Background
This is a predicted structure of a 1456-nucleotide RNA (small-subunit ribosomal RNA) from an uncultured bacterium.
RNA sequence: AACGAACGCUGGCGGCAGGCUUAACACAUGCAAGUCGAACGCCCCGCAAGGGGAGUGGCAGACGGGUGAGUAACGCGUGGGAACGUGCCCAAAGGUACAGAACAACUCCGGGAAACUGGAGCUAAUACCGUAUGUGUCCGUAAGGAGAAAGAUUUAUCGCCUUUGGAUCGGCCCGCGUUAGAUUAGCUAGUUGGUGGGGUAAUGGCCUACCAAGGCGACGAUCUAUAGCUGUUCUGAGAGGAAGAUCAGCCACACUGGGACUGAGACACGGCCCAGACUCCUACGGGAGGCAGCAGUGGGGAAUCUUGGACAAUGGGCGCAAGCCUGAUCCAGCCAUGCCGCGUGAGUGAUGAAGGCCCUAGGGUUGUAAAACUCUUUCGCCGAGGACGAUAAUGACGGUACUCGGAGAAGAAGCUCCGGCUAACUUCGUGCCAGCAACCGCGGUAAUACGAAGGGGGUUAGCGUUGUUCGGAUUUACUGGGCGUAAAGCGCGUGUAGGCGGGUCGUUAAGUUGGGGGUGAAAUCCCGGAGCUCAACUCCGGAACUGCCUUCAAAACUGGCGACCUGGAGCAAGAUAGAGGCAAGUGGAAUUGCGAGUGUAGAGGUGAAAUUCGUAGAUAUUCGCAGGAACACCAGUGGCGAAGGCGACUUGCUGGAUCUUUGCCGACGCUGAGACGCGAAAGCGUGGGGAGCAAACAGGAUUAGAUACCCUGGUAGUCCACGCUGUAAACGAUGAGAGCUAGUUGUCGGCACGCAUGCGUGUCGGUGACGCAGCUAACGCAUUAAGCUCUCCGCCUGGGGAGUACGGCCGCAAGGUUAAAACUCAAAGAAAUUGACGGGGGCCCGCACAAGCGGUGGAGCAUGUGGUUUAAUUCGAAGCAACGCGAAGAACCUUACCCACGUUUGACAUGUCCAGUAUGACCGAGAGAGAUUUUGGUCUUCAGUUCGGCUGGCUGGAACACAGGUGCUGCAUGGCUGUCGUCAGCUCGUGUCGUGAGAUGUUGGGUUAAGUCCCGCAACGAGCGCAACCCUUGAUCUUAGUUGCCAGCAUUCAGUUGGGCACUCUAAGGUGACUGCCGGUGACAAACCGGAGGAAGGUGGGGAUGACGUCAAAUCAUCAUGCCCCUUAUGACCUGGGCUACACACGUGCUACAAUGGAUGGUACAAAGGGCUGCAAAACCGCAAGGUCUAGCCAAUCCCAUAAAACCAUUCUCAGUUCCGAUUGUAGGCUGCAACUCGCCUACAUGAAGCCGGAAUCGCUAGUAAUCGCGGAUCAGCAUGCCGCGGUGAAUACGUUCCCGGGCCUUGUACACACCGCCCGUCACACCACGAGAGUUUGUAACACCCGAAGUCGGUGGGGUAACCGUAAGGAGCCAGCCGCCUAAGGUGGGACAGAUGAUUGGGGUGAAGUCGUAACAAGGUAGCCGUAUCGGAAGGUGCGGCUGGAUCACCUCCU
Repeated sequence: AACGAACGCUGGCGGCAGGCUUAACACAUGCAAGUCGAACGCCCCGCAAGGGGAGUGGCAGACGGGUGAGUAACGCGUGGGAACGUGCCCAAAGGUACAGAACAACUCCGGGAAACUGGAGCUAAUACCGUAUGUGUCCGUAAGGAGAAAGAUUUAUCGCCUUUGGAUCGGCCCGCGUUAGAUUAGCUAGUUGGUGGGGUAAUGGCCUACCAAGGCGACGAUCUAUAGCUGUUCUGAGAGGAAGAUCAGCCACACUGGGACUGAGACACGGCCCAGACUCCUACGGGAGGCAGCAGUGGGGAAUCUUGGACAAUGGGCGCAAGCCUGAUCCAGCCAUGCCGCGUGAGUGAUGAAGGCCCUAGGGUUGUAAAACUCUUUCGCCGAGGACGAUAAUGACGGUACUCGGAGAAGAAGCUCCGGCUAACUUCGUGCCAGCAACCGCGGUAAUACGAAGGGGGUUAGCGUUGUUCGGAUUUACUGGGCGUAAAGCGCGUGUAGGCGGGUCGUUAAGUUGGGGGUGAAAUCCCGGAGCUCAACUCCGGAACUGCCUUCAAAACUGGCGACCUGGAGCAAGAUAGAGGCAAGUGGAAUUGCGAGUGUAGAGGUGAAAUUCGUAGAUAUUCGCAGGAACACCAGUGGCGAAGGCGACUUGCUGGAUCUUUGCCGACGCUGAGACGCGAAAGCGUGGGGAGCAAACAGGAUUAGAUACCCUGGUAGUCCACGCUGUAAACGAUGAGAGCUAGUUGUCGGCACGCAUGCGUGUCGGUGACGCAGCUAACGCAUUAAGCUCUCCGCCUGGGGAGUACGGCCGCAAGGUUAAAACUCAAAGAAAUUGACGGGGGCCCGCACAAGCGGUGGAGCAUGUGGUUUAAUUCGAAGCAACGCGAAGAACCUUACCCACGUUUGACAUGUCCAGUAUGACCGAGAGAGAUUUUGGUCUUCAGUUCGGCUGGCUGGAACACAGGUGCUGCAUGGCUGUCGUCAGCUCGUGUCGUGAGAUGUUGGGUUAAGUCCCGCAACGAGCGCAACCCUUGAUCUUAGUUGCCAGCAUUCAGUUGGGCACUCUAAGGUGACUGCCGGUGACAAACCGGAGGAAGGUGGGGAUGACGUCAAAUCAUCAUGCCCCUUAUGACCUGGGCUACACACGUGCUACAAUGGAUGGUACAAAGGGCUGCAAAACCGCAAGGUCUAGCCAAUCCCAUAAAACCAUUCUCAGUUCCGAUUGUAGGCUGCAACUCGCCUACAUGAAGCCGGAAUCGCUAGUAAUCGCGGAUCAGCAUGCCGCGGUGAAUACGUUCCCGGGCCUUGUACACACCGCCCGUCACACCACGAGAGUUUGUAACACCCGAAGUCGGUGGGGUAACCGUAAGGAGCCAGCCGCCUAAGGUGGGACAGAUGAUUGGGGUGAAGUCGUAACAAGGUAGCCGUAUCGGAAGGUGCGGCUGGAUCACCUCCU
C1' cells in the first nucleotide's frame, strides 16, 4: 500500500460496486424450457366465428444459468497446420412424380396400493416405407453402379429434397510456455514402428491380425504431493513476487461410477439404462428422487443477503403472426463490506463566566470554546409538481430522480493513540501486584509505558485490532550478494557428458540487427475528451499490450562448413637437480635381553616420596651373543611429490619436473556434474613379528575426592604381507586455468655474458621476507594476490535442534555419505577499541619484604563488639576503610529502650475568639512514687496611652487550622566524612591518523619524591593535580623592654629593690639555601656523585593542603529535606528500671611476670597548658584521701605545680619472692536531691593468675622506636581512652628473588555487575515437540485372479415379423432370444505408499537462587583443538597422528 475479509466500540444521508473463501455437506416448498392448430386425427365448449384438452408430428431441451470436485494435461495461453463436420442463416443451380403399409390418441376387456401397464379393434399426417427421375453428387482405372423429396393455404406466402459455395460454430494435429519434491532413477507389451483389415465426420495403435524390437529418461522419464488455465488483480522505481473473487474467454463437472440412445451437435445439470450409497412413499409385491439454476432450510464456520417485483427494456426458444415461456436479464430489499461525495452549522462574542484539571497558591489551562446576539437551511422532515429510459402502443423500477414552496439550529460524532520508533504530557491510584507490550521494553512507593481523570495528537461515519499478500529485504542478489578469519573451496587427482575456447581468408545465415505483413478478443492500465451538480462510476477516441508467426535485407560479432597459420598445447634432441615411488640387499650407533668377568650395597624415581629392582649380588663397568625398530651429525621458512606424504647406504625397475636448441605437429586447449583412482593416524580381518614405546589395566603417590596430571610396571597397538575402512585444524582454514598490474632483498636448480682470484650483470623455473598502487568490516593480502579481467566447477543464506532422526547407498564391524522437520531463542558470530583481570612478561616505588628494635596472640584487669539472656538490655557502625567507633566522659538528667501512673491544640511555634491584668519570686501545709493537684501566707506590679483593659505583652479558657515524631526509606536527596592515596595521575582545545569505537599528545631514551625536568617525536598548547606560595621548628639581624632578663654598679633571705636592656626570652619585621660555586659522570642536556663554604645542602624536619573518579561506602539518630506513616499516640510529662546482665568468642589497651629490677632515703633538670559556678598559696587538723581557714590571681605578675625516668647512697639475692597486684573484708573521704542496682579516692588487712607467651600477627628508618613523667577537653563526680607537651634516647637497611599494595609499558582474553567474572556435563523435578516401538487401525493408487449389470460390436438358429422382392413357396431385412469379446461396481490375495494411534523407550528443548564436581576462556593453573580408539558418576582422561585458531623464555641469526 492492498483485501470477496472477520472481530470490538460507534453510527446521519446519498451514488456506484460487492456479498458461502468453510461441507463438490444434506435438502422441505415454490419457480428456473418450452412452443407450434399455417403438419395430423380425436374429444369438449360454442349457432357460428373462435377457444380449450390430451396425444401423433416438427423445432428447441447440446443455449442461457451454476460450480471448481477432478485435471500437471495439447487442459490452458500463444502461434501455426491438414485429413473433417456444420441444424437454423446467406448466395447460386436443379427438383418437389407415383404408390403403399402401420401406430398413438379413441373404444372395449384386463392387471396393479401406486408408478404405470397388458390384450383386442378403428384411424390421420410435414410420422414410416417403396418405385420413378436425377442437373449436379458419391464409388470405380474403365465399363458400369449407387442415390431424394411433404405438404399447408382463398391469395400473398411459408415449407420440403439434391448439389455447390459462403458465414458461423465445432472436432483433430503440431512448435513454444505452464507448481514442488531425486530422502521418486529408471519407465514402457498396444508398449515404438511397419503391413493388411476394421472403425470414425476426419488423421492416427483409435481397434484388430501378423512382423520387427523398439520408444521415453539427469535438457529430469516414472512416481508422489499440490493446483482449474488465461485476460487480468495487488504490490514494486523496475526486474520481480503473490493471487486467479466480481467482469470476460476456454476447459471440466452435474449424488458416486459405468454405458449407450436420439440428434447437425450430447455420451446430455432440471433426458434414458445399469450398479452403489443415501432419502422418501408403500397395501411389502414394488416404486420415486438428485438446488455445484433463483430464492430458501439445516449443518459446518470468524464469516457472506429476500422463499421480493416485472418481462417495461436487452437477449434467448417456438411460432407466418398475434403471442406464449424465460429466477437469463432489468429492478427493488438486506449489510458502513469497499470506493466516492455531502452534512452534523456560520459570524460576532472576555468578566477570559461557571464547572473540571493542574498549581511554585501568584496563577495557568480547557478557551471564542460555551452562554448571549445576529444569520443561513445543504442533508433530513412536511406539502405541491413531476420525467428520460419507448421519437406510435406497452414502465417492474416509481409518485423514483429532479424542481418549487414551508418550518426550524432545529434530527445527525465517534474511535484510537500520547516512553522510543511516531505526531501528541500532567495529576491521582496501584506497588514485579493488577496489568501493558509489533520490537526494545514498562511495573519491586515519587510509573509521561498499568488503571482513571484533565489536557493534547491523529483520523472521521468511521476508528482500532486480528489475518493474508507485496514492499522495505541488495535477506536467493537476472537487474543486484558472497565463500583467508563472520555461513560458505569437495582431502587430492584422472577424466565422461556439458560449458567455454588462439590467428587469417572465404562461405552460410541458426543466433543477432533493421524494414514490411499477420496476430496479440472485449473489458482492464495509461493519455485526450464527454455524461451523471462534483467525484466514485460510465461512455467515445487514441496509445499500449514489451509476445508469437511470417517475409525482405545486412553480415560486424557468436555459431555451422571449407582452406590455411603458429604465438596456446604437445613431440623431438641435448643437459640438470632431487628424503618422488616400488623391490631386493647391506651397515653402524643406541635401547633391551641373555651368557661370562670385575665389584659391593645400594639402585631407580620424584617437588618430596613410595610402589619397583637388589646380598639368590642389582646399579656401575668390560667382553661376547641375540632380536626388533628407528636412521644422530649433515639439516637449511633447503629439496621432491597432485594431495596424503617422503630422510642411513647400494643395486635394479619406474613417474614427474626444470633448463637450452627452436627441428616437427598444427588448436590437438581449459574446466569438469556423475564416474574412477589415490588418500595421515586410529580402527577391522587373516597370518607373521614384537627391542623400545604404550590406550586399557594394576600398583604407588597427590588430593576433600583423583576413575587425572607425577612415578613403577604393562596388554592391544605401533612393525611386515595381503585385504578392508575413507575420515583429520586432510590448513595457506585461500578450487583449477589464462592474461595484465611498482619494486627491494635472501635462498634452491639451470643457462648466457663480462672481467677471469672469484665475483658482477642478465634470464627461465621454484621457495621466503618486506613493501607501492589497488582491495578489505578490520586484521591483513599485495607478480606465489585476498589487486584488475575472463572461463568452468564446488559451496553458503540467523543461532540452537543437528551433521542429528527417518529413508537410500557403502562397510565384517566401528561407522561413513546423502540429509530434514517439529520445537525454541533474539540473538549467535567476525575484526578491532577502551578498560578490568591473568597461578603472562618487562621496568619502578612503598616499613611491602629483608636487616633490626619493641609489641599483640598466653595471665589479671579496663574498654568496645558478637552471642546469649532480658520487660528492656535504645539505635547506628561490619574486611582493609566496624569493634577505647558516633560517646570530649549512661547513678537521676542525658535517654532515644522497658514497666507502671496520669495527659490530649498539647512540653515548643503562628493565627482567631473570650476572660483576666500583669505577673513574677519566695516561705509553707495536705494527697501522691512523681508528674499532677488542693490550699495558706509574704514581697513585687512591664511598655505605650487618646486613660477605655484601649494597644502590645503575659496568664487562663474554647474550637479549629495546626504543632510534634531519635517513626520508615542514606537504594529519593543536600551537606559533611571515610577509602584507594599525598598514589602521580586525570583531562581539554586545535591539528593529524583511523569508516568507526578511538588513537596521538600522555608513548620512546634518560632523570626525578613527582606527567619533576631534558632530549627525541604529528603534534602544538592548556587546565585540574605535583612543586612553590601558608603555619611551625632550626641560624642571625633590626625594633621593643613588662609581669621577662641581670654583664657591670649598689642592695636583699630572695632580680627583693634601685638601675640597665648587653645577654636569655618574648613577638613583629627582615636576611638566609638557589644545585648558586668547584671537580667528575652524563649526550656540550636534564640530572646524579663527591667537595668547599655554611646554623642548615640538595623538597633541611614537621604540619595544613587530598586531582578526575571508585565503593548505590557511612550518616534521614548532628543538621536540612522529598515521599510515606502516627495524631487521646509512633506526640508530650513523670516514678522506677535498663543501656553496667554473663556459659562464652573476638578486637583495642593498661599492669606485670622482675636485679638494666623492687623498696627506703637524699638530690637535680622541662615544655606546653588551664583557672571566677574557677585555680587556690601559706598556716592548722588527719597515716592518707581530705578537711578548716583564707592571702593572691580575670593571669610572661598569683595558683594548679614536688616533673618523672636519670643521679648518689642503703637494702633485697632469684624465690611465685620485699616480684606482681587481681580479688575480698573492714574503716573512711569527696562529689551530688540521691552512690543498692551503678562513681572515684584513701588507710589497714587479704595476696589470685602470671616465671616472657602455639599457629599466627602489628608498629617503627632519627630526635624516630623504646622508655619517663606533665597538661588539657568533656566534666557536679568519674579515664588504663582521646588530644597535646617535653625528658632520656637506640639498633638496622646487603638488597628487590619472594609476600602485600600501587604506577607505567606490553601480551592473552569466550570478562564489561569487569576473576567475588564467565562457563561445561551428568543427576533430580516440571512442561513441550520429535524419533524408535510388539502392534492396532484408516485411506490412496496400482497388480493378479474370480464374478460380471446395463450397453455397443460380432456370431447364431428348432423363435417372431406390416411395407421391399416373389402369382406362390419363400427370401432380403428387422425384432426378441442365445453365445462370445470388452467392461463398472463387487469379491479374494500379496505387496507399495500415506495418515492416526500404542505399553515402553531414546535423545532434544525450555524452566526458580536444586545436587555433584571444574572441563573451557589468562600459560584457566596438565596449552587448547581436530580425527580415531579405549576408559570413566559427570564434565572428561589417556594413547596415536595432525593443526596454531598457543602464552612465555630460549635455541636459531648477526657482531665482538

Record summary:
The sequence is in RNAcentral, with records from ENA and SILVA. It matches the Rfam family "Bacterial small subunit ribosomal RNA". The coordinates come from a structure-prediction model, not an experiment, and the mean pLDDT is 85.